RNAcentral holds the sequence, with entries from MGnify. The RNA shown here (c-di-GMP-I riboswitch aptamer) has 75 nucleotides and comes from a soil metagenome. Model confidence (mean pLDDT): 90 of 100. Of the family's consensus pairs, 95% are formed in the model. Rfam family: c-di-GMP-I riboswitch aptamer. Rfam describes the family as follows. GEMM was predicted in a large-scale screen for bacterial structured RNA regulatory elements.
């Protein structure tokens, strides 16, 4: 550069939850790891509180590293 192909974002509809958000359908904005992992930061949620996001629990892998697997391929 190309080929078989592959996830799916806002949103709409059902559910779950105090919430961030997650799950099923529908759609595609995009993504060469948007595949899987809370290990470090970040940003958000909900309690506490001496009121400092200071402590804690929990979200977000499509926020950023990192660890770990993987289609083709001039390789």
């Nucleotide at each position: 550069a190309a080929a078989c192909g592959g996830c799916a974002a806002a949103c709409c509809c059902g559910g779950g939850g105090u919430g961030a958000c997650c799950c099923g359908g529908g759609g595609a904005c995009g993504c060469a790891a948007a595949g899987c992992c809370a290990c470090g930061g970040g940003a958000c949620u909900c309690g506490u509180c001496u009121c400092g996001c200071a402590c804690g629990a929990g979200u977000u892998a499509g926020c950023c590293g990192g660890g770990c697997u993987g289609c083709c391929g001039a390789a």